[in-house]
Model confidence (mean pLDDT): 81 of 100. A computed fold for a 110-nucleotide RNA from a Planctomycetota bacterium, annotated as Glycine riboswitch aptamer. Rfam family: Glycine riboswitch aptamer. The family has 44 seed sequences and 9,425 matches in Rfam 15.1. From the family's description: This family represents the bacterial glycine riboswitch. Of the family's consensus pairs, 91% are formed in the model.
RNA sequence: CCGUCGACCCGGGGAGAGAUCGGCCCAGGAGGCCGACGCCGAAGGGGCAAGCGGCGUGCGCUCGAGCGCGCGCGGUGAAACUCUCAGGCAAAGAGGACCCGGGUCGCCCC
Numbered sequence: 001c002c003g004u005c006g007a008c009c010c011g012g013g014g015a016g017a018g019a020u021c022g023g024c025c026c027a028g029g030a031g032g033c034c035g036a037c038g039c040c041g042a043a044g045g046g047g048c049a050a051g052c053g054g055c056g057u058g059c060g061c062u063c064g065a066g067c068g069c070g071c072g073c074g075g076u077g078a079a080a081c082u083c084u085c086a087g088g089c090a091a092a093g094a095g096g097a098c099c100c101g102g103g104u105c106g107c108c109c110c
Base pairs, nucleotide, nucleotide: 005106006105007104008103009102010101011100012099013098018037020036021035022034023033024032025031038089039088040087044085045083046082047081051076052075054073055072056071057070058069059068060067061066
């Protein structure tokens, strides 16, 4: 320096789940509001596996320092898994993990 990767911005793509019941609104409604029950998972948020550390303890090895194995406890530790708090469940719109293209900036310590 380039690339990877990361943050942010712009553009593009982007799923799932009640046309349930009761009341009111409304010309009417698959629409709105309230209540009930039923659902979704891909904003966000929570939870954990192996592994890697630590503590205690039993047994064994060892001149010793220590080492090995077993058991128990706890620390750290991921997701598109899981929970369903939040959010969502006609179309439209908005949002939407993640993916693609472009741009700006950046890479410290152990």